Molecule: transfer RNA
Organism: Chloroflexota bacterium
RNA sequence: GUGGUUGUAGCUCAAUGGCAGAGCACCUGAUUGUGGUUCAGGCGGUUGUGGGUUCAAGUCCCAUCAGCCACCCCU
Numbered sequence: 001g002u003g004g005u006u007g008u009a010g011c012u013c014a015a016u017g018g019c020a021g022a023g024c025a026c027c028u029g030a031u032u033g034u035g036g037u038u039c040a041g042g043c044g045g046u047u048g049u050g051g052g053u054u055c056a057a058g059u060c061c062c063a064u065c066a067g068c069c070a071c072c073c074c075u
Base pairs, nucleotide, nucleotide: 001071002070003069004068005067006066007065010024011023012022013021018055026042027041028040029039030038048064049063050062051061052060
């Protein structure tokens, strides 16, 4: 350089173009002599970035950034 793939909550991951969710973590309460476990509730997000298409975009298109994989060239 060429092609592919991944990017969503603090972490691991979902989401058929139609309300962005789950588990863990964190906070509060109940339980307990304390902690843990268990139970109940809560906090959480400019969906990597910038544009476009659409009534409507995490999802489709273009560009771009970062990680990973394969290949080509040079040394």